[in-house]
Context: one part of a larger RNA
């Protein structure tokens, strides 16, 4: 490079926004970029190929033809593509009316529980384990009652429930704010899809500066266990976990399944909204749209399984893979305070 692939064999970037680029709805007019037809010129000769002929044959050679996959000019066609003009409403967006939601940010409030402090009652144990011990306790613990302080997390509700692009989001209230959905059709008139670079967001842990620190708890100390025990168990316990500002940029960041659009038998739950029938009725029943599950048909698949939320049938665009180890390493570059991240080989070996 070509091909074949990417749920589990190697392979979907953690996620979004978006630049260039690639691709792009319906009708119509024109141009004639690509495209297609005709003609002319050129495409040296030799060689290759075909045919005939010449050396006794062959190799070799001669002649003729074809070919020379191409290019240029002239001329013609106008379906498709492109460009230019016009029009349209189905794609996309705007508007209006609604209801749903742990979507985000800020501020405030609440109760339960743990711990600590003070006071009351009360006395010899408590705690912990497989059993113990370290530990705590006559300077009065544990238990119990009352008061207070402080930090963190929000039981029940809670649901293969909801929301968010992903990471993720759960007490209550207020303020600010994003998105989706349903219904109505009023408006714009292809404004769209994807997206190399780029930019933004991005769990936990980690880092820098400042605060905070109840519980938990790497490291650490002690007690046990054990042949040993740098562990599992126990008693303690510092970073950290929390808040503010900044950095870091990774993950089994997983549905291990990129995004968008269209098409293709069904059944049954559930969340949001709408319509119909029935009416006293918010229920039951039927239908539509969006989401989220389960089961299965065709089809697909190496099988497992997937199966209108596709891994089916297709198209558009991006990313990625190309035997195992060496190695997501070295070197170089870029980024970072550092830890390290991103990019990314080879020798050698099987």
């Nucleotide at each position: 490079c070509u091909g074949g692939g990417c749920g589990u064999a190697a392979a979907g970037a953690g996620u979004g926004c978006g630049u260039a680029g690639g691709c792009g709805g319906u009708c119509u007019u024109g141009u004639g970029u690509g495209u297609c037809g005709g003609a002319u010129g050129u495409g040296a000769a030799a060689g290759c190929c075909u045919g005939u002929c010449g050396c006794u044959u062959a190799a070799c050679g001669a002649c003729a033809g074809a070919a020379c996959g191409g290019c240029a000019u002239c001329u013609g066609a106008a379906a498709c593509u492109a460009c230019a003009g016009g029009a349209c409403u189905u794609g996309a967006g705007u508007u209006c009316a609604g209801g749903a939601g742990a979507g985000g940010a800020u501020g405030g409030c609440g109760g339960a529980a743990u711990u600590c402090u003070c006071g009351g009652u009360g006395u010899a144990g408590c705690g912990g384990u497989g059993a113990a011990a370290u530990g705590c306790g006559u300077a009065g613990a544990u238990a119990u009652c009352g008061a207070g302080a402080g930090g963190a997390a929000c039981a029940c509700c809670c649901g293969u429930g909801g929301c968010g692009a992903a990471g993720g989001c759960g007490g209550c209230c207020a303020u600010c704010u994003g998105g989706a959905c349903u219904g109505a059709u009023a408006c714009u008139g292809a404004c769209g899809c994807u997206g190399a670079g780029g930019c933004a967001c991005g769990a936990a842990g980690g880092c820098c500066g400042g605060g905070g620190g109840a519980g938990c708890a790497a490291a650490c100390a002690g007690g046990a266990u054990u042949a040993g025990a740098u562990a599992c168990c126990c008693u303690g316990g510092u970073a950290g976990u929390c808040c503010c500002g900044g950095c870091a940029g990774u993950a089994a960041a997983c549905g291990u399944u990129g995004u968008g659009u269209a098409c293709u038998u069904g059944g049954u739950g559930u969340g949001a909204g709408g319509g119909g029938a029935g009416u006293u009725a918010u229920c039951c029943c039927c239908c539509c749209u969006c989401g989220u599950g389960c089961c299965g048909g065709a089809g697909c698949u190496a099988a497992c399984g997937c199966g209108u939320u596709a891994a089916g049938u297709a198209c558009a665009c991006c990313g990625c893979c190309u035997g195992g180890g060496g190695a997501g390493u070295a070197c170089g570059g870029c980024c970072g305070c550092a830890a390290g991240g991103c990019u990314a080989a080879a020798a050698c070996u099987c």